Overview:
c-di-GMP-I riboswitch aptamer from a Candidatus Methylomirabilota bacterium, 87 nucleotides, folded computationally. The coordinates come from a structure-prediction model, not an experiment, and the mean pLDDT is 81. It was read from a public genome assembly, where an Rfam model found it. It matches the Rfam family "c-di-GMP-I riboswitch aptamer". Gene Ontology term of the family: cyclic-di-GMP binding.
[in-house]
């Protein structure tokens, strides 16, 4: 120097909930807030899981059918960079 497994040190991000704005929505985003994380950093390539305007049937306020489209990276995997490294 690589990698795998993770100790010391320094620190990172940051769930649920609360508030404020975006969005049809799943969901984002800031700001509290801390469940937990060795990548919980980035990235929608594949696989999952969620929205779901439109469109058709029929029906009575809901049911099926279809296709686009989006979200989800803290769902798993794969690309990508990454801080310390004792044993």
């Nucleotide at each position: 120097c690589c990698u795998g497994c993770g100790a010391c040190a320094a620190g990172g991000c940051a769930a649920a909930c609360c508030g404020u704005c975006c969005g049809c929505g799943a969901g984002g985003a800031c700001g509290g807030g801390g469940c937990g994380c060795a990548a919980a950093g980035c990235u929608a390539c594949g696989g999952g899981u969620c929205u779901a305007u439109g469109a058709g049937u029929g029906a009575c306020u809901g049911a099926c059918u279809u296709g686009a489209a989006g979200a989800u990276a803290g769902c798993c995997g794969g690309g990508c960079u990454g801080c310390c490294a004792g044993g």
NCBI's taxonomy places the organism under Bacteria, Bacteria candidate phyla, Methylomirabilota (SeqCode).